RNAcentral holds the sequence, with entries from GtRNAdb and Rfam.
A computed fold for a 73-nucleotide RNA from Alligator mississippiensis, annotated as transfer RNA.
The coordinates come from a structure-prediction model, not an experiment, and the mean pLDDT is 85.
It is recorded under the gene name tRNA-Val-CAC-4-1.
Its Rfam family is "tRNA". Rfam classes the family as a transfer RNA. About the family: Transfer RNA (tRNA) molecules are approximately 80 nucleotides in length. Its family is annotated with triplet codon-amino acid adaptor activity in the Gene Ontology.
The organism belongs to Alligator, within Eukaryota.
C1' cells in the first nucleotide's frame, strides 16, 4: 500500500432480525455492625469513535473519515 476484525458509563462487555439503551465490576446512599468488610436494597452515570445519506424511526443498514488489533505484500 491492499484486506478483514473491532469502537456502546469509570472499567469489561451484552444489545444476533431497525421500534424508549441493558448485565457484572466499581462509584454514591441505605441496612447490618462498638467498628470495618461481606451481604441485602434503592441511586447516579451514555451527544452508542466522528460527519453524512436511507428510513416514519438507526448502536444496529449505506458512504467518508479517524482511532485499536490481526493478516498479506
Nucleotide at each position: 500500500g491492499c484486506c478483514u476484525u473491532c469502537u456502546u458509563u469509570g472499567u469489561g462487555c451484552a444489545g444476533c432480525c431497525g421500534g424508549c439503551a441493558g448485565c457484572g465490576c466499581a462509584u454514591c446512599a441505605g441496612u447490618c455492625u462498638c467498628a470495618c468488610a461481606a451481604u441485602c436494597u434503592g441511586g447516579a452515570g451514555g451527544u452508542c469513535c466522528u460527519g453524512a445519506g436511507u428510513u416514519c424511526g438507526a448502536g444496529c443498514c449505506u458512504c467518508a473519515g479517524a482511532g485499536a488489533a490481526g493478516g498479506c505484500a